[in-house]
C1' cells in the first nucleotide's frame, strides 16, 4: 500500500514547548484559534479492536476484566455533494436526528 471483516449519534484533559493557521482530499457551508487553536512532550484519562478470566468453553455466544499491544480524549466521520430506496406532501424536494451505498477514519487478519 492493498484485501476482508468489524466498528463510527456514547464516552474520556491538564500542563509545557511552538506560534499561525486547523478541523483527512477538492467544492460549499459550519465551527475552532494569538484569551494560543493545529501539531509535539509529558502526565491523566475514555473505550474494549487484540487481550485476560468464567460459563462444560476449540468456534460461536454471554458476562467480567484492563497488567500488556494499538486506538480515541471540540462539534455524528462537524455537516453536505454521487447513485438507489423510503416517508411526509397536491407536486418538485430545498423537507425527515430517514434508510443503504460510496469516502474517510480505526482495529484485526491475511498480502
Nucleotide at each position: 500500500g492493498a484485501u476482508u471483516u468489524a466498528u463510527a449519534a456514547a464516552g474520556a484533559a491538564g500542563c509545557g514547548g511552538c506560534g499561525a493557521g486547523a478541523g483527512a482530499u477538492c467544492a460549499g457551508g459550519c465551527u475552532c484559534a494569538c484569551u494560543g487553536a493545529c501539531c509535539c512532550g509529558c502526565u491523566g484519562g475514555c473505550a474494549a479492536c487484540c487481550c485476560u478470566c468464567u460459563g462444560a468453553a476449540g468456534g460461536a455466544c454471554a458476562g467480567a476484566g484492563a497488567a500488556g499491544g494499538u486506538g480515541c480524549c471540540a462539534a455524528u466521520u462537524c455537516c453536505u455533494g454521487u447513485c438507489c430506496c423510503g416517508g411526509u406532501a397536491a407536486a418538485u424536494a430545498u423537507c425527515c436526528c430517514g434508510g443503504g451505498g460510496a469516502c474517510u477514519a480505526u482495529a484485526a487478519a491475511u498480502u